Molecule: SAM riboswitch aptamer (S box leader)
Organism: soil metagenome
């Protein structure tokens, strides 16, 4: 690049030793222990293989396990004096196939 999805799911211990949610603001997590790494586990969205009349299922691969992708960010609409809130759509980003 191109397509699909993105308000569902689902964490113990061990090492570590301060960070950690992309990025910017916001908020929020974290010494009651961050990331990182090891061990067991779980979770099921995409893909393949089995299976079923079909579903549900079963092993794989990959991902993935705090807050909607934690909220917003560009444009357009609607409410509001105003702060601001709602929708819808774009962008960006994670993933999974090709």
């Nucleotide at each position: 690049c191109u397509c699909a999805u993105c308000c569902a799911g689902a964490g113990a211990g061990g090492u570590g030793g301060a960070g950690g949610g992309a990025c910017a603001g916001g908020c929020c997590c974290u010494g009651u222990g961050a990331a990182g790494c090891c061990u067991c586990g779980g979770c099921a969205a995409c893909c393949c293989c089995g299976g079923u009349g079909a579903u549900g299922c079963g092993g794989g691969g990959u991902g993935c396990c705090a807050a909607u992708u934690c909220c917003u960010g560009c444009c357009g609409g609607c409410g509001g004096g105003g702060a601001c809130g709602c929708c819808g759509g774009a962008g960006a980003g994670a993933u999974g196939a090709g």